The RNA shown here (small-subunit ribosomal RNA) has 1379 nucleotides and comes from an uncultured bacterium. The RNAcentral record of the sequence draws on ENA. Its mean pLDDT, the model's own confidence on a scale to 100, is 85. Rfam family: Bacterial small subunit ribosomal RNA. Its family is annotated with ribosome and structural constituent of ribosome in the Gene Ontology.
[in-house]
């Protein structure tokens, strides 16, 4: 001393990328801004620069100049002397330091450690020894003169610490040849001898003395050169090099050296990356990180390089010189056009560039530097100040108290909540700020730019001082309004289409705070390049396979060495920085003292386990020998039979062939078929086997020859000879290419025929390259076990191939052990899972290859190879937030298995054609109100649109309203009549009597009118905000849960399996055991019986009675009614079966296997339907989208569709007669009966609030007629005349009579219902309702069939299983082209 999160999916695990939270900055931008301290400030144009300053000093080196002042003299004008200011020049020292910048440089430039026995060093320090004698010039000055200027030229004259000569001199240098000693080599050091060469300068001072000068030696400092090691990218840069590499000699240098030159040799560098190209000053350090690392090279410090660009030297101790010289280039300026001048990458400053970076400040007071003996002078080094929130640090913007929780704001469920002790108010304080006074340290004498600064004291007053960002998740912090996929937001996921915590604003909240956000860059998170610390069967990733070079790695024992390795010591690792302990500015940042550290390098000593090197030995690895074995291993030559095709000949006749069906094609010129003979090419049936061989590709008739590998046994030989293998070399299916052959069959291309919307395909008939052989290329494949090679280790079981050994055995054989191969199952272990598992994907080691999100793309460019096709190597721009693996649940499949349903089939009757009714669409309209839309909208909401209904339209009215509650006032209200009006309404007349209590003042209540505002009202919008209700899959048999178990998990199991059932119904089995909602049953009805009861129903027996009649007495026997029970359970039998159960027209029974029918609808699906039944949240209207009135519309009509009715006729129509129901309804009602009308109806009128009264049944049956026709079928349409309901039948009712008499002669493709009292057919009733457009809906009974072989197919559904790139779930997803 190591933190994670979001995002791929319906969900899961994994792989994998993208994104975020942290820290940092010479930063910039936006909003905002009180103070102080300490730092920092052109990252871009090494772009160009106006102006000022940045390097001078020295008179104690020299000759000149000679001010002030002083002294003396004076004719008062001045003169002389002293004095030495000032200044150009000669001379000395310094301008090689300090300051700036990072252009160049991939280099001994830098860092680090060494070397110089191959070197230099002014000023400084120490030591030794010296300074004698001469000489010739030249600046300046003066004169003349040239030039615009900058600058010169000539002549005369002059000095020195300027220059020169001579003398002296060594431990200096050179030469000659010695001695001693040292070193890794060249070689060095010391000593001694002889010879030669070479020095000097003076100045100040009264003086002492001081400052200088010369030579030598030594030190110190500063430099120079050489070497080891270290630090960028690209191999789509692989070869580079001619002074190049070395030698000899010479020159040159302070010094070594090809540094340069002459000659000689042909070397030198490079895969451990030369050369080339690109980029870059290097380091101490700084940022980040747990670390290892990664990134950076601002400020401070060390080194280097550069000074407008390029080159060159001079002077000097030192330069090839930022503010020196010369030349060349570019640029700028001056000019009299002849010629000159300049260099801010010094400090300020200007322009320009840019997102962006400051004052043309003060001072030499301090520190330091240069000169001088010194005073002193110079110093844009430096010390300070100014500007900038650019950074770090510190402080403040007040403190206490204060609840009726004030006002205001916001929200609200209207009660309140919140802002919030926050404010106000009261009591205080004075940090910062303001004013006044004092006033430093820095300099212990003088001298202070900073500076009247820091600091101290006093006074005064809460006064002058808070913003920025965020609030969907990550991520701390939520509400309202506005907007309505618009405007906009966004780091990622994503938000916004009328209820946005995601946009904008407001309130509130959170975070940080004189700052806060954004952008950019770096590190981190990222174990996402993995040394620490990853992978490659399916996610990206094993080379197609072998041989082998370099390299890497390597068995056992002994001995040695000490390169690696471990330990000790020494030197170094500058200072600053970092860390620790201290000190000091009030604290902190900053500053400062000491210590540690700086993981490194070098030298030296010790150790010898391991690795390496040397030597010796061994046999377990590897190889050889010997004896055997198996094999489609390879190459060449030869041989064989079956089959196809073709040719010849014979027999024979009309087709053959082909397909789902056909056609093209072949055939009377004789096919197909069949027989004999022949030709030719290719391939080798059976054997044949998860069997064999080979490195892989691959290899299959038989024989011969040549040849490679492998296995078993043995243990004679060698003695680590082994493994892997970048480059390299050979091999390498099919297709393709070149040359030459060959060509039977098959067959790209091509042609024709089909199929099809098309069919450049699948199918068919033909057919060329090719397929075959020889030689040569190509070098790729899902070249796959999607699994590199080698070695060792790690449970078992069971096949099979080739051997060996042993036991047993007459033989066949059987058993055991062992080796090599090849399969399956399986433990541990591994793995995301699937799975692998001694043939590993386990445990380890060695070596090679490869991967790092998807797409772009294995593409482009470059290079290599190839005849070409193309192969190998192999990017980027741009774009997305995923792409992907395995497994899970569903859904789906023109996948599979099992099963069901009027699903098909078998039948019966319809629809679609006609007319009409009704609904819908469309159109029309002032309006034709609205909704419903595949099944599951369309005779649906609507079980009744002439007005009303009514929601629509055109008009006329009302505005607290037609309706509700509250407040105030008044008092009745209502009813009736008249006038105007279409009416609603308006005006008038008539009329006045509400109830209860009372203290008689009044109060309360209902009702009506007037007024006021809160409010009413809305069939206005949203069924995609909702409740409730409903449809549908579907009365299908399913849907789930608890506990347990399995799985990392989503999930699984149970619920699967074998049977059975109408059924997840039941039985058996089973890691499941139980349970719930569904199924069934319980409920209603119907079918049989019993008991009880007996009127209004019934009438057997008894009696009365009628034209007739349960009409009457009477009776509960029967029917019936309506209450309670019984009965049916596979209970019995036979067969099958373990059981559940199934079969039997079995028995019995009214009924037989859920007896028939109904009600009953699991979890859920369809954002299914409904805001217009009702309720309800937001939104909208409020003299109107509300209310009311009369009229119109919803009934329109070229057309299209759905659902029905009536028909088309003789199984019928018409006429007459006649029989039999059930279930219902009835007082504003049903209505008997009588009269009347042809009739609808009308007029009278009994009964019935109903088992009491009313309510024709029709098909049927009997008779007659019609006789196959647009009819005695059919009834539409229309004329006329009426009836009824209702204020009112014009738009727009039903019914009646009479007349009229349309289409229609059984209906295309298609499509619907129905399995028994069903279909078909016949009538009856009811709701709604004044009446009715009802042929509709809901019920009731009468008559009453046919058929089901069966489950292949169509549709729908259930269970299991399988595939999937679908999960909005196949009406999915998705590809290409075009726009």
């Nucleotide at each position: 001393u190591u933190a994670g999160a979001g995002u791929u999916u319906g969900a899961u695990c994994c792989u994998g990328g993208c994104u975020c939270a942290g820290g940092a900055c010479g930063a910039a931008c936006g909003c905002u801004g009180g103070c102080g301290g300490c730092g920092u400030g052109c990252u871009u144009a090494a772009c160009a620069c106006a102006u000022g300053c940045a390097a001078g000093u020295u008179g104690a080196g020299c000759g000149a100049u000679g001010a002030a002042a002083c002294u003396u003299c004076u004719u008062c004008g001045g003169a002389a002397g002293u004095g030495g200011a000032u200044u150009a020049g000669c001379g000395g020292c310094g301008g090689a330091c300090g300051g700036g910048u990072g252009a160049g440089u991939a280099a001994c430039a830098c860092g680090u450690g060494g070397g110089u026995a191959a070197c230099c060093u002014g000023c400084c320090u120490u030591g030794u020894a010296g300074a004698g004698a001469g000489g010739a010039a030249u600046a300046g000055c003066c004169a003349u003169u040239c030039g615009a200027a900058a600058g010169g030229a000539u002549g005369a004259u002059u000095a020195a610490u300027a220059c020169c000569u001579c003398a002296u001199a060594a431990u200096a240098u050179u030469g000659u040849a010695g001695c001693u000693u040292c070193g890794c080599a060249u070689g060095g050091a010391g000593c001694a001898a002889c010879a030669a060469u070479c020095a000097a300068a003076g100045g100040a001072g009264c003086a002492a003395u001081c400052c200088g000068c010369u030579a030598c030696a030594a030190g110190a400092u500063g430099g120079a050169c050489c070497c080891g090691c270290g630090g960028c990218g690209c191999a789509u840069u692989a070869g580079c090099u001619a002074g190049u590499u070395g030698g000899u000699g010479a020159g040159g240098u302070a010094a070594c050296g090809g540094c340069u030159c002459a000659c000689c040799a042909a070397g030198g560098c490079g895969a451990c990356g030369a050369u080339g190209c690109g980029u870059a000053g290097c380091c101490g350090a700084c940022c980040u990180g747990a670390g290892a690392g990664g990134g950076u090279g601002a400020u401070c410090g060390g080194c280097c390089a550069c000074a407008u660009u390029g080159g060159g030297a001079c002077u000097g101790a030192g330069a090839c010189a930022c503010g020196g010289c010369c030349c060349a280039g570019a640029c700028u300026c001056c000019u009299a056009c002849g010629g000159g001048a300049g260099g801010c990458a010094g400090c300020a400053g200007u322009g320009g560039g840019g997102a962006a970076u400051a004052u043309u400040g003060c001072a030499c007071a301090a520190u330091g530097g240069g000169g001088g003996a010194a005073a002193c002078c110079c110093u844009g080094a430096u010390g300070c100040a100014g500007c900038a929130a650019c950074g770090c640090c510190g402080c403040g913007u007040g403190a206490g108290u204060g609840a009726u929780g004030a006002c205001g704001g916001u929200c609200u469920u209207c009660g309140g909540a919140u802002u919030g002790u926050a404010a106000a108010g009261c009591u205080c304080u004075g940090u910062c700020u303001u004013c006044a006074g004092g006033g430093a340290c820095g300099a212990u004498a003088a001298u202070g730019a900073c500076g009247g600064u820091a600091c101290c004291u006093g006074a005064g007053g809460a006064g002058g001082a808070a913003g920025c960002c965020a609030c969907g998740g990550c991520u701390a912090a939520c509400u309202a309004c506005g907007u309505g996929c618009c405007a906009g937001c966004a780091g990622c996921c994503g938000c916004g289409g009328u209820a946005a915590u995601a946009c904008g604003u407001a309130g509130g909240u959170g975070g940080c705070a004189a700052g806060c956000g954004u952008u950019g860059u770096c590190c981190g998170g990222a174990u996402u390049u993995a040394c620490u610390g990853g992978g490659c069967g399916u996610a990206a990733a094993g080379g197609g396979a072998g041989c082998g070079u370099a390299g890497g790695c390597g068995g056992a024992c002994u001995u040695u060495u000490a390169a690696g390795u471990g330990g000790g010591a020494u030197g170094u690792g500058a200072a600053a920085u970092a860390c620790c302990c201290g000190g000091g500015c009030u604290u902190a940042a900053u500053c400062u003292g000491g210590g540690u550290g700086c993981u490194g390098c070098a030298u030296u000593c010790c150790a010898a386990a391991c690795u390496g090197g040397g030597a010796g030995u061994c046999u377990a690895g590897a190889g050889u020998g010997c004896a055997g074995g198996a094999g489609g291993g390879g190459a060449a030559a030869g041989u064989g039979g079956a089959a196809u095709u073709c040719c010849u000949a014979g027999u024979g006749u009309a087709g053959c062939g082909g397909u789902g069906a056909a056609a093209u094609g072949c055939g009377u010129a004789g096919a197909u078929a069949u027989u004999u003979g022949g030709a030719g090419g290719a391939a080798c049936a059976c054997c044949a086997g998860u069997g064999g061989c080979g490195a892989a590709g691959g290899c299959g008739a038989c024989u011969u020859u040549c040849u490679g590998g492998u296995c078993u046994g043995u243990a004679a030989c060698u003695g680590a000879c082994a493994c892997u293998g970048a480059g390299g070399c050979g091999c390498g299916a099919a297709a393709g290419c070149g040359u030459g052959g060959g060509g039977a069959g098959c067959a790209a291309a091509c042609a024709g025929g089909a199929u099809u919307a098309g069919a450049u395909a699948c199918c068919c008939u033909g057919g060329u390259a090719g397929u075959c052989c020889a030689c040569g290329c190509c070098g790729u494949a899902a070249a796959c076990g999607a699994u590199g090679a080698g070695u060792g280790c790690u449970a078992a079981g069971u096949g099979u191939u080739a051997g060996a050994g042993g036991g047993u055995u007459u033989c066949c054989g059987c058993c055991c052990u062992u080796u090599a191969g090849u399969g399956c199952u399986g433990c541990a272990g591994c793995a995301a899972a699937c799975g692998c598992a001694u043939u590993a994907a386990g445990c380890a080691c060695u070596c090679c290859g490869c991967c790092u999100g998807g797409g772009g793309a294995g593409u482009a460019c470059g290079g290599u190879c190839g005849c070409a096709a193309g192969a190998c190597u192999g990017a980027a721009a741009c774009u997305c937030a995923a792409a992907g693996g395995a497994a899970u649940u569903g859904a789906c499949g023109g996948g599979g298995g099992c099963c069901c349903g009027c699903a098909c089939a078998a039948g019966c009757g319809g629809u679609g054609g006609a007319g009409c009714a009704u609904g819908u669409g469309g159109u029309u309209u002032a309006a034709u109100u609205c909704g419903a839309a595949g099944c599951a909208a369309c005779g649906c909401g609507a079980a009744g649109a002439a007005c009303c209904u009514u929601a629509c339209c055109a008009g006329g009215u009302c505005u607290u309203g037609a309706c509700a509650u509250c407040c105030u006032c008044u008092g009745a209200c209502a009813a009736u009549c008249c006038u105007a009006g279409a009416g609603a309404u308006a005006g008038g007349a008539c009329g006045u009597u509400c109830c209860c209590c009372u203290u008689c003042g009044g109060g309360g209540g209902a009702c009506a009118g007037a007024g006021u505002g809160a409010c009413a009202g809305g069939u206005g919008g949203u069924g995609c905000a909702u409740g409730g209700u409903u449809g549908u899959c579907g009365u299908c048999a399913g849907c789930u849960c608890g506990u347990g178990u399995c799985g990392u998990g989503a999930g699984a199991u149970g619920u699967u399996g074998g049977g059975u059932u109408a059924a997840g119904u039941c039985c058996c089995g089973c890691a499941a055991c139980g349970a719930g909602c569904g199924c069934a049953a319980c409920c209603c009805u119907u079918a049989c019986c019993u008991u009880c009861a007996g009127u209004u129903a019934c009438c057997a027996g008894c009696a009365c009675g009628u034209c007739a009649a349960g009409g009457u007495g009477g009776g509960c026997a029967c029917u019936c009614u309506g209450a309670a029970g019984g009965a049916a359970c596979u209970g019995c039998c036979u067969a099958c079966g373990c059981a559940a159960g199934u079969a039997g027209a079995g028995a019995g029974g009214a009924a037989g296997g859920u007896g028939g029918g109904g009600a009953u609808g699991a979890c859920g699906u369809c954002a299914a339907a409904u805001c217009a039944g009702c309720a309800c949240g937001g939104c909208c209207c409020u003299u109107a989208u509300g209310u009311u009135c009369g009229g119109g519309g919803c009934u329109a009509c070229a057309c299209a569709c759905g659902u029905g009715c009536u028909a088309c006729a003789a199984u019928g129509g018409u006429a007459u007669g006649u029989a039999c129901a059930g279930a219902g309804g009835g007082c504003a009602g049903c209505c008997a009966c009588c009269c009347u009308g042809u009739g609808a109806g009308g007029g009278g009128g009994a009964g019935c609030c109903a088992a009491u009264c009313c309510u024709c049944a029709a098909a049927g049956c009997a008779u007659a007629u019609c006789u196959c026709a647009g009819u005695u079928c059919g009834g539409a349409u229309u004329g006329g005349a009426g009836u009824c309901u209702g204020u009112a039948a014009c738009u727009c009712g039903a019914c009646u009579c009479u007349a009229u008499g349309a289409a229609g002669u059984u209906g295309g493709a298609u499509u619907c219902g129905c399995u028994a009292g069903u279909a078909a057919u016949c009538g009856c009733g009811c709701a709604u309702c004044a009446g009715c457009c009802a042929u509709g809906g809901c019920g009731c009974g009468g008559u009453g069939a046919a058929u089901a072989c069966g489950u292949u197919c169509c549709c729908g559904g259930g269970c299991c299983u399988u595939g999937u790139a679908c999960u909005c779930a196949c009406c999915g997803c998705c590809c290409g082209u075009c726009a």